A computed fold for a 510-nucleotide part of an RNA from an uncultured bacterium, annotated as small-subunit ribosomal RNA, 5' domain. Its mean pLDDT, the model's own confidence on a scale to 100, is 86.

Context: one part of a larger RNA
RNA sequence: GGACGAAUGUUGGCGGUGCGCCUAACACAUGCAAGUCGAACGGUGAACCGGGCUUCGGCCCGGGGAUCAGUGGCGAACGGGUGCGUACCACGUGGGCAACCUGCCCCCGACCCUGGGAUAACCCCGGGAAACCGGAGCUAAUACCGGAUACUCUCCUCCGAUCGCAUGACCGGAGGAGGAAAGGUCAGCCGGUCGGGGAUGGGCCCGCGGCCUAUCAGCUUGUUGGUGGGGUAACGGCCUACCAAGGCGACGACGGGUAGCUGGUCUGAGAGGACGACCAGCCACACUGGGACUGAGACACGGCCCAGACUCCUACGGGAGGCAGCAGUGGGGAAUCUUGCGCAAUGGGCGAAAGCCUGACGCAGCGACACCGCGUGGGGGAUGAAGGCCCUUAGGGUCGUAAACCCCUUUCGGCAGGGACGAAGCGAUCUCGUGACGGUACCUGCAGAAGAAGCCUCGGCUAACUACGUGCCAGCAGCCGCGGUAACACGUAGGAGGCGAGCGUUGUCC
Repeated sequence: GGACGAAUGUUGGCGGUGCGCCUAACACAUGCAAGUCGAACGGUGAACCGGGCUUCGGCCCGGGGAUCAGUGGCGAACGGGUGCGUACCACGUGGGCAACCUGCCCCCGACCCUGGGAUAACCCCGGGAAACCGGAGCUAAUACCGGAUACUCUCCUCCGAUCGCAUGACCGGAGGAGGAAAGGUCAGCCGGUCGGGGAUGGGCCCGCGGCCUAUCAGCUUGUUGGUGGGGUAACGGCCUACCAAGGCGACGACGGGUAGCUGGUCUGAGAGGACGACCAGCCACACUGGGACUGAGACACGGCCCAGACUCCUACGGGAGGCAGCAGUGGGGAAUCUUGCGCAAUGGGCGAAAGCCUGACGCAGCGACACCGCGUGGGGGAUGAAGGCCCUUAGGGUCGUAAACCCCUUUCGGCAGGGACGAAGCGAUCUCGUGACGGUACCUGCAGAAGAAGCCUCGGCUAACUACGUGCCAGCAGCCGCGGUAACACGUAGGAGGCGAGCGUUGUCC
């Protein structure tokens, strides 16, 4: 000098764009943050319509389907948060899988035939304070279970062709065994099953690369390899039985400390050094520890089970909970925001669609926290006014064109009127509806210089000097150093210099 997720002192007019718990991965009141589909299914049946009866209150039948819980489907593994752990194929980069999976989406081929038994809801009974639970009975399906059929599907046996460095890959033929489905609808469509290919996403393996410590020198028994078996989507000591005795290490094993990694960010002429907040990619975690279930996908933040700590309810028998989601509270701290508006846009889930949900997101609020822009007026004006606890050689000098005064302008702020783009979209449908931000931006008009300047410094480094007070006191100070009676270094004043809605200080990095 530059930089900052800063803090602190003081001062503070406006706007734009960003950013805002770095500490206790401490504990959390309250609300919201993941639902949706009636065009899969059985119920429930509001408004309304038609008919009948009526004591004019209404009742019954049929249609109609709002609503509600349930069965079923898809989603809930995304999106959002945090950085605890992790020195690890976690990350980055380059390869590999002849060892793999992939719901929804796209292309292609074939098919959707035929049976069956249940069960929630509901009704009845019972238990419980509650959370909830048990028993009996009825019922539907795109829920569940059989049978049939079937390919380029899977497995086994045999034969043959081609290829690969290789464990082998791939193709063709024959025989055998096994495996599927679901319908709905407003008649336009929407779906279901098997198989092949694609796309996307993921799993696994390998080379190389990036912290400190030797005051850590030896480490290792599923350890290293093999065989058989198990397990997985898949290779593998991943697991297991047996066999062999190996494997790693000064090119730093093992141990200890620290740490999420990267694109990048800051600095620097560069080489390098330091860092990894915001944004983006990957990883890890979800009160602590462990476990699996469901599923295309999880060992699953707002799912389940067990254990533990903590909090809450209880009729003491037993139950409920997990903000490192958005806001918000307490605590910790030098320190970090609103319990706001909206789904209008972008994106996501479900749905044929209308649409519903969405603290993702879009906005608004608070904070000079940072960067950028603008303003606090412009021109003229010398009796160089008054005034100064300013100086003075007492003449004067200086503040100073500064003020007054004259002429002008009106940005920003204020008031009034108009008023968006974002929607060339989306939705319905014959012509309409749809903007949170927001009566905001912007435009026009009105008034009047009117409402808007501070902070640090002035001994040298370093730009800016005098007076008074003080008298090694009080104090200053980044370094050198100032102060003991004329202090340009302390305090105040006048003046000056620097920067300016900021200016100083502190901290950290280069």